[in-house]
Context: one part of a larger RNA
RNA sequence: UGACGGGGACCCGCACAAGCGGUGGAACACGUGGUUUAAUUCGAUGCUACGCGAGGAACCUUACCAGGGUUUGACAUGCUGGAAGUAAUCGCCCGAAAGGGUGGGUGACUUGUAUCCAAUCAAGAACCAGCACAGGUGCUGCAUGGUUGUCGUCAGCUCGUGCCGUGAGGUGUUCCCUUAAGUGGGAGAACGAGCGCAACCCUCGCCUUUUGUUGCUAUUCCGGAGCUUGUCUUUGGAAGCACUCUAAAGGGACUGCCCGCGUUAAGUGGGAGGAAGGUGGGGACGACGUCAAAUCAGCAUGGCCCUUAUGUCCUGGGCUACACACGUGUUACAAUGCCUGCUACAAUGGGGGGCCAAGUCGCAAGAUGGAGCAAAUCUCAAAAAAGUAGGCCCAGUUCGGAUUGAGGGCUGCAACUCGCCCUCAUGAAGCUGGAAUCGCUAGUAAUGGCGCAUCAGCAACGGCGCCGUGAAUACGUUCCCGGGUCUUGUACA
Numbered sequence: 001u002g003a004c005g006g007g008g009a010c011c012c013g014c015a016c017a018a019g020c021g022g023u024g025g026a027a028c029a030c031g032u033g034g035u036u037u038a039a040u041u042c043g044a045u046g047c048u049a050c051g052c053g054a055g056g057a058a059c060c061u062u063a064c065c066a067g068g069g070u071u072u073g074a075c076a077u078g079c080u081g082g083a084a085g086u087a088a089u090c091g092c093c094c095g096a097a098a099g100g101g102u103g104g105g106u107g108a109c110u111u112g113u114a115u116c117c118a119a120u121c122a123a124g125a126a127c128c129a130g131c132a133c134a135g136g137u138g139c140u141g142c143a144u145g146g147u148u149g150u151c152g153u154c155a156g157c158u159c160g161u162g163c164c165g166u167g168a169g170g171u172g173u174u175c176c177c178u179u180a181a182g183u184g185g186g187a188g189a190a191c192g193a194g195c196g197c198a199a200c201c202c203u204c205g206c207c208u209u210u211u212g213u214u215g216c217u218a219u220u221c222c223g224g225a226g227c228u229u230g231u232c233u234u235u236g237g238a239a240g241c242a243c244u245c246u247a248a249a250g251g252g253a254c255u256g257c258c259c260g261c262g263u264u265a266a267g268u269g270g271g272a273g274g275a276a277g278g279u280g281g282g283g284a285c286g287a288c289g290u291c292a293a294a295u296c297a298g299c300a301u302g303g304c305c306c307u308u309a310u311g312u313c314c315u316g317g318g319c320u321a322c323a324c325a326c327g328u329g330u331u332a333c334a335a336u337g338c339c340u341g342c343u344a345c346a347a348u349g350g351g352g353g354g355c356c357a358a359g360u361c362g363c364a365a366g367a368u369g370g371a372g373c374a375a376a377u378c379u380c381a382a383a384a385a386a387g388u389a390g391g392c393c394c395a396g397u398u399c400g401g402a403u404u405g406a407g408g409g410c411u412g413c414a415a416c417u418c419g420c421c422c423u424c425a426u427g428a429a430g431c432u433g434g435a436a437u438c439g440c441u442a443g444u445a446a447u448g449g450c451g452c453a454u455c456a457g458c459a460a461c462g463g464c465g466c467c468g469u470g471a472a473u474a475c476g477u478u479c480c481c482g483g484g485u486c487u488u489g490u491a492c493a
Base pairs, nucleotide, nucleotide: 001493002492003490004489005488007487008486009485010484011483012482013481015477016476019440020439021438022437023436026331027330028329029328030327031326032325033324034322035321042053043052064317065316066315067314068313069312070311073133077132078131079130080129081128082127088106089105090103091102092101093100094099109124110123111122112121135306136305138304139303140302144300145299146295147294148293149291151289156195157194158193159192160191161190162171163170164169174187175186176185177184201283202282203281204280206251207250208249209248210247212245215241216240219239220238221237222236223235224234225233226232227230254277257271258270259269260268261267333433337392338391339390340389341388342387349380350379351378354373355372359368360367361366399430404425405424406423407422408421409420410419446469447468448467449466450465451464452463
């Protein structure tokens, strides 16, 4: 100087407490361990692995296994040689394919020789043979780059000069007040500065201006329909851009104003005005460093290793196994519920090998159909919970839906291993879950649906977004966990 302490002081954080909802019990889905296997490819492993890489394993992917092939190679560059009825193309045979063998018809690109004419000549491209080489998801993340996680959006980490100390080093960065903050004010052998904090960026909330189609419809006009004939309701068009909205530019919030407290300070408590008040809400943004943290399988790359194989092609299988254990979720156990009918109100987004309307068929999945739309125009599209009317009457039930049987639909070369969906039948466990444990402080939790990426299809209950409904609680900091500052002890470095 650090690190550590079941030392001290001060402070903070959904850390505890106060609340709300879960997990741990059930079934299923997904991931992992283990076991099994010819293979169940590889990586990730306390917090910081385990719905993680994977934003989508039937073939492909695919890296694994079995078998069958191939060896200048599936791919790149260079060199040497060869070859015109050649390369290509079309058949036939063996084969699961890859690949191998074989035959016939047609039959060549660019430039030149070339002032006209080339399948045949020359050079190149493509092809064949050979040589250099290719190739490797083989090893090492403890040789590396790049990227990422974590402490932690915690308030810290340092430097120049000066001063102090023999020196390591200290000071500054300490103390008092304050802040979300090393944020700011004051004191002080320090004075300044840098990386961090904050602000500058994006978005939401208010207003103004501009914009007016595909958006809007207050007002006016024209037409249609309905009946309760009214200055009615509804619908189409024209005028219009008021309003909503679209998407650009500005304004607006600064402790600016008032009162109290405070050192006349920084600031803090309250108030006014205001759409918004003291960081307005959210996002992007992650200091010096720590964990030889993660990744050689995203990519790049040193070294090592393989080179008729650890390369490469193909068929089939596997990654989907199953006594079990764990993690993350979904659906429930019901009456604040379930079922049936009717009836409202969204936003984000997607669409050309695409989204697919009306109509028709089918109980349905879906089929047919063909209008419109590169989309503020058309379409996906039905929002659901809510509301309303009826049924159920506390039961393993009209709860719950696993499992299984049968029949269908769709995608795709192909759904056996191993896809999704529909209908009928079947109707399991489950009656609120031990010890333990997780999330959340407001448009949050909880709850309801919708969209997108990946994608032929889908194992999505996952991920990323969007909107609807919409709480409870915080006395407080003694305790648990993590962190910051100062101080103290130490036989630790």
Small-subunit ribosomal RNA, 3' major domain from a metagenome, 493 nucleotides, folded computationally. Its mean pLDDT, the model's own confidence on a scale to 100, is 82. Rfam family: Bacterial small subunit ribosomal RNA. RNAcentral holds the full RNA, with entries from SILVA.